This is a predicted structure of a 75-nucleotide RNA (transfer RNA) from an Actinomycetes bacterium. Rfam family: tRNA. Rfam classes the family as a transfer RNA. The sequence is in RNAcentral, with records from ENA. The coordinates come from a structure-prediction model, not an experiment, and the mean pLDDT is 82.

RNA sequence: GGGGAUGUAGCUCAGUGGUAGAGCACCUGCUUUGCACGCAGGGGGUCGCCGGUUCGAAUCCGGUCAUCUCCACGA
Numbered sequence: 001g002g003g004g005a006u007g008u009a010g011c012u013c014a015g016u017g018g019u020a021g022a023g024c025a026c027c028u029g030c031u032u033u034g035c036a037c038g039c040a041g042g043g044g045g046u047c048g049c050c051g052g053u054u055c056g057a058a059u060c061c062g063g064u065c066a067u068c069u070c071c072a073c074g075a
Stems, first nucleotide, its partner, number of pairs: 001071007010024004018055001026042005048064005
């Protein structure tokens, strides 16, 4: 220098054009002598960033950043 993959909630991930979700974690209540377990409820993300297409974009297109990886070149 070139190719590929990944980037979504605190963590691990799903969602491939039409309301952003799950599990765990966190908070409140119930339960218990108390803790844990269990049960009920709740809070939390403008989807890495910028722009474009579209009535509508996490999703499609371009650019860019980060991480991982393969190839090439040089020392």